The RNA shown here (Glycine riboswitch aptamer) has 93 nucleotides and comes from Yoonia maricola.
RNA sequence: GUGCAACACGCCGAAGAGAGACCUUAAAUGGUCCGCCGAAGGAGCAAGCCUUAGCGGGCGAAUCUCUCAGGUAAAGCAGACGGCGGGGGCAGA
Repeated sequence: GUGCAACACGCCGAAGAGAGACCUUAAAUGGUCCGCCGAAGGAGCAAGCCUUAGCGGGCGAAUCUCUCAGGUAAAGCAGACGGCGGGGGCAGA
């Protein structure tokens, strides 16, 4: 110097959904209740694979499903995912 896929870090971009009701507080501070959202995290499974004589059991992805957690005016924070950067890692000459 080349290739590979993931990893952590830094920078940039990045959606959805009640300024709901009541109580409380110096204060959207905290609590209860009724809705709503999916893109932190968590949970579920299709093909396929493993196992069993068989029934069955196990493993098994997502932007799908659930909504436990989280969130639900603007701003801010968070943010899957994507891009860029250098870093280490692996491969081979």